[in-house]
Context: one part of a larger RNA
RNA sequence: CCCAGGGCGUAGGCUUACCAUGCAAGUCGAACGCAUCGCAAGAUGAGUGGCAGACGGGUGAGUAACACGUGGGAACAUACCCUUUGGUGCGGAACAACAGCUGGAAACGGCUGCUAAUACCGCAUGCGCCCUACGGGGGAAAGAUUUAUCGCCGAAGGAUUGGCCCGCGUCUGAUUAGCUAGUUGGUGAGGUAAUGGCUCACCAAGGCGACGAUCAGUAGCUGGUCUGAGAGGAUGAUCAGCCACACUGGGACUGAGACACGGCCCAGACUCAUACGGGAGGCAGCAGUGGGGAAUAUUGGACAAUGGGCGCAAGCCUGAUCCAGCCAUGCCGCGUGAGUGAUGAAGGCCCUAGGGUUGUAAAGCUCUUUCAGCGAGGAGGAUAAUGACGUUACUCGCAGAAGAAGCCCCGGCUAACUUCGUGCCAGCAGCCGCGGUAAUACGAAGGGGGCUAGCGUUGUUC
Numbered sequence: 001c002c003c004a005g006g007g008c009g010u011a012g013g014c015u016u017a018c019c020a021u022g023c024a025a026g027u028c029g030a031a032c033g034c035a036u037c038g039c040a041a042g043a044u045g046a047g048u049g050g051c052a053g054a055c056g057g058g059u060g061a062g063u064a065a066c067a068c069g070u071g072g073g074a075a076c077a078u079a080c081c082c083u084u085u086g087g088u089g090c091g092g093a094a095c096a097a098c099a100g101c102u103g104g105a106a107a108c109g110g111c112u113g114c115u116a117a118u119a120c121c122g123c124a125u126g127c128g129c130c131c132u133a134c135g136g137g138g139g140a141a142a143g144a145u146u147u148a149u150c151g152c153c154g155a156a157g158g159a160u161u162g163g164c165c166c167g168c169g170u171c172u173g174a175u176u177a178g179c180u181a182g183u184u185g186g187u188g189a190g191g192u193a194a195u196g197g198c199u200c201a202c203c204a205a206g207g208c209g210a211c212g213a214u215c216a217g218u219a220g221c222u223g224g225u226c227u228g229a230g231a232g233g234a235u236g237a238u239c240a241g242c243c244a245c246a247c248u249g250g251g252a253c254u255g256a257g258a259c260a261c262g263g264c265c266c267a268g269a270c271u272c273a274u275a276c277g278g279g280a281g282g283c284a285g286c287a288g289u290g291g292g293g294a295a296u297a298u299u300g301g302a303c304a305a306u307g308g309g310c311g312c313a314a315g316c317c318u319g320a321u322c323c324a325g326c327c328a329u330g331c332c333g334c335g336u337g338a339g340u341g342a343u344g345a346a347g348g349c350c351c352u353a354g355g356g357u358u359g360u361a362a363a364g365c366u367c368u369u370u371c372a373g374c375g376a377g378g379a380g381g382a383u384a385a386u387g388a389c390g391u392u393a394c395u396c397g398c399a400g401a402a403g404a405a406g407c408c409c410c411g412g413c414u415a416a417c418u419u420c421g422u423g424c425c426a427g428c429a430g431c432c433g434c435g436g437u438a439a440u441a442c443g444a445a446g447g448g449g450g451c452u453a454g455c456g457u458u459g460u461u462c
Base pairs, nucleotide, nucleotide: 001456003454006334009331010330011329012327013326014292015291019288021287022286023285026051027050028049031048032047034045035044036043037042058245059244060243068169069168070167071166072165073164076162077161081158082157083156084155085154086153087152088151089123090122091121092120098113099112100111101110102109103108129138130137131136143150144149145148171217172216173215178208179207180206183205184204185203186202187201188200189199190198220242221241222240223239224235225234226233227232247268248267249266250265251264270281271280272279298324300323301322302321306320307318308317309316310315337367338366339365340364347358348357349356350355371403373398374397375396376395377394381389406451407450408449409448410447411432412431413430417446418445419444420443421442427434428433
């Protein structure tokens, strides 16, 4: 893809690109001032501030590489968490919000004035810490309130996580044979959390290569998966670990951690709106749309559970997740009835016209009720409470054989044969080959064989 299709469980479910729309990362008033509402308690709102946003989720473009796998190594960092130890004294100046004025179509600003803090700065102290020419020098903190806690700072240790280096393994091509100047090494310096040509100055001339360098092509890697008696071959969907990427290219800022998918800046392509001056955007998050294609789903429900972020907590957020919807896409089991029923009915088909076959098959009679349907009850997932799922699973009752069978094949390989039609035509075909007037090979019918909610074909792998 063709034909055909009853139900249950479970797992799985496009590519490319521009993407409409909604949601996917917030939270804290027990850090802080202000505004609004309120009698008050308090609530709400934007802002300063803290933590989180580096996780979780997606994709496989790039990458033949210490990217991955495995086994080692030394010169490192690590927010939150745990343990130990020491401290938490005294001051100061601002900036948002707000008010006034004002620019702009908008996005968004500008000026002046005022103000708080766990925001910022200074002084002090400093066990330990850092530097040292061993004389000395440097250097921290933040408070809140319900008065019981939660915090804050220095140092040491742990745990966890990560950065770096190395041995070995890791596709094809020689119709790619030479490649390399920061190149290889040294000294010194810079830089980094840290080693190192990582970067720079100087010096030396090295380094790699038929045990395949360089170049070109292809490709995310692995646990695994498929196949096979194995050895192997193929593969890398789902699930798990690692890596890389986030419109294309480049860059840094903040931070314990990013050079950051839903942060910032620059350039580019594209799209949108514009008052033409300037602006806005990035679904390879979850749904969804257009295009492409043989082909792959809902703009669903809930935070009830598990987990995550913030918070003392109550709680808030969470398209992670848990569920539901669609699809025979795979796998598993179930049903479409059971027993009886011969003058072997009728009809069909064949016939030597006697009969044979369809065939106990049907009808009839006697039963059963799985699944679906209807009614009632009803766990567990939840611990005192809280259930999206949910008309849940499951149990009981009711009715009635009732609602539920197709597809391919029948010359040999290969299980299964006759009649008619056709007449090298129409056609079949995986290979051998069938068809030119009795075709078991084409088409139909009767019969038979195989599989069965599937069947056959095609593609691909072994």
Notes: A computed fold for a 462-nucleotide part of an RNA from Pannonibacter sp. enrichment culture clone BS, annotated as small-subunit ribosomal RNA, 5' domain. Lineage of the source: Bacteria > Alphaproteobacteria > Hyphomicrobiales > Stappiaceae > Pannonibacter.